[in-house]
RNA sequence: GAAGUCAGCCAGACAGUCGCUGUGUACAGGUAAUGCUGUGCAUGGAGGAAAGUCCGGGCUCCAUAGAGCAGGGUGGCGGGUAACACCCGUCCGUUAUAAGCCGUGGGCGCAAGCCUGCGGUGAAGGCGAGGAAUAGGGCCACAGAGACGAGUCCUGGCGCGCAAGCGUCAGGGGUGAAACGCGGCAACCUCCACCCGGAGCAACAUCAAAUAGGCAAGCGUUGAGGUGGCUCGCUGAGCUUGCGGGUAGGUGGCUAGAGCCGUGGAGUAAUUCACGGCCCAGAGGAAUGGCUGUCAGGGUCUGCGUCAUUGGGGCCCCAUACAGAACCCGGCUUACCGGCUGACUUCACUU
Repeated sequence: GAAGUCAGCCAGACAGUCGCUGUGUACAGGUAAUGCUGUGCAUGGAGGAAAGUCCGGGCUCCAUAGAGCAGGGUGGCGGGUAACACCCGUCCGUUAUAAGCCGUGGGCGCAAGCCUGCGGUGAAGGCGAGGAAUAGGGCCACAGAGACGAGUCCUGGCGCGCAAGCGUCAGGGGUGAAACGCGGCAACCUCCACCCGGAGCAACAUCAAAUAGGCAAGCGUUGAGGUGGCUCGCUGAGCUUGCGGGUAGGUGGCUAGAGCCGUGGAGUAAUUCACGGCCCAGAGGAAUGGCUGUCAGGGUCUGCGUCAUUGGGGCCCCAUACAGAACCCGGCUUACCGGCUGACUUCACUU
């Protein structure tokens, strides 16, 4: 310097202005009381996948002496972790291909050489549900005589037989992914080892109307209650109080966590330990937004400049890919414009 591969990170920036929402605080109003209401100020406000809800945990309730059956899952070896079907290391198997190199052909050229096709070789890398096939069952398409039961397409040897042929041994052709070899398949059942209780934040806890119903006490046909306040009249069996369950609705659960950042130690690594620092959405028909400007970015046009990579200018578009938290984490998978950084491997040249 060329080529390929893998990993990590970012994923528009700034300013102004108008809003939405959480928290803190000040003032004002209101209440029996309370951030209940309003205003001002300060400050926080989506993601690497918030997605799919596939796997594993936390948390909550239910169940639960212990063990087993059923059912589900995992599977080389070693390590990591709260745990995993995840991650790291390693072994084995499998699968490539780039540049380059080798072989061979074509085109252009006076030539040196250049361009190009095909075949081979060619690393890091990619992929692997990667235990067991003499415990048993099942399956092995098409082709083929035959697919694990047995059997025999051709040839030869030996034995038996008058012969046809039978038995046995060896070899061969063909088919096929595989041809008799203790064949292949366990992501078919199965066996072995190990792991797994169920349901989910619409969990669950708490406060608690109206209506209906429940329980208890008191009163009531010697008239309760109703009939707009009282009396009469009319009507005629419930009425009052308390308690408890539950619904609407409110509140908690709700975000300080297997958290983030930095430094140092251990380890090949995944990861872990110590110390220091930080607080980083918490809505609930569901906030996290709209507009303007500048600069980046993208697309397109242009003989404007340059040997060329490319640079300049104009115009237009997008105002940005994929995409939007809903109890919280660790993974996996899927989607994705553009960009930055690092590592590994092979090759060529130079010193």
Annotation
A computed fold for a 351-nucleotide RNA, annotated as Bacterial RNase P class A. Rfam family: Bacterial RNase P class A. Rfam classes the family as a ribozyme. Its family is annotated with dimeric ribonuclease P complex, tRNA processing and ribonuclease P activity in the Gene Ontology. The model forms 92% of the base pairs in the Rfam consensus.